Record summary:
The RNA shown here (c-di-GMP-I riboswitch aptamer) has 93 nucleotides and comes from Paenibacillus sp. IHBB 10380. Taxonomically the source falls in Paenibacillus (Bacteria, Bacillati, Caryophanales, Paenibacillaceae). The model forms 95% of the base pairs in the Rfam consensus. The RNAcentral record of the sequence draws on Rfam and Ribocentre. Its mean pLDDT, the model's own confidence on a scale to 100, is 83.

[in-house]
């Protein structure tokens, strides 16, 4: 520097699910928890994919024209534990 991760040793991480907090919502913090993880470390307009829809836009219904309710539709919200990008322990070749 590529490529490999059967075995082995330090050692890190922490799904689901419970609690408080934040937020409409997805989701995220903290503590518990340990399904799993050799990148489950970082990056989230300027790859790809996904999830949400408060505000707006829209159709409908009520109707005091301005509100309500219900259904669609839209990230500028979010997701690295969904692929990718980048950097990186130890072992082996």
């Nucleotide at each position: 520097u590529a490529c490999a991760g059967c075995a082995a040793a330090a050692a890190g991480c922490a799904c689901a699910c419970u609690a408080u907090u934040c937020g409409a919502a997805a989701g995220a913090a903290u503590a518990g928890g340990u399904c799993g993880c050799a990148a489950a470390a970082c990056u989230a307009c300027a790859g790809g994919g996904g999830c949400u829809a408060c505000c707006g836009c829209u159709u409908g219904u009520g109707u005091u024209u301005a509100c309500a309710c219900a259904g669609g539709u839209u990230a500028u919200g979010c997701c690295a534990g969904c692929c990718a990008g980048u950097u990186g322990c130890c072992u082996g070749u």